[in-house]
RNA sequence: GACGAGGGGCCCCGGCAAUGGAGGCCUGUGAACCUGGUCAGGGCUUAACCGCAGCAGCCAUAAGCAGUCACCUUCAUGUGCCUGGGGUCUCUCGCCGAU
Repeated sequence: GACGAGGGGCCCCGGCAAUGGAGGCCUGUGAACCUGGUCAGGGCUUAACCGCAGCAGCCAUAAGCAGUCACCUUCAUGUGCCUGGGGUCUCUCGCCGAU
C1' cells in the first nucleotide's frame, strides 16, 4: 500500500410512528322567487268527474356556514425509532506485497 472481516463516529436516503396544517367522510343549519317532491287555500279548464299550472306550509337538499373524538387522503418538520441501505473517516484482526 492492496484485499477481506468486524466495531465506532459523522452525513445522506428510505420505512414506521408522533405533532401540526389542508381536504374528504359524519352531524347540524341552510334557497320568498331564479332546486326537487308533496302541494291546503285560491286560479284555469269541464255540464260534471277528471285534469292543468301552482303560492304558502311541510319534506329532502345545492352553494355556503358551523362543529367534530375517531377513520381516509395529502403536505410539512427544531419530534422519535429501525441490529434498512449508501458515502466518508477511524480502530482492531487476518492475508499478500514493498521498504
Molecule: Bacterial small signal recognition particle RNA
Organism: Planctomycetota bacterium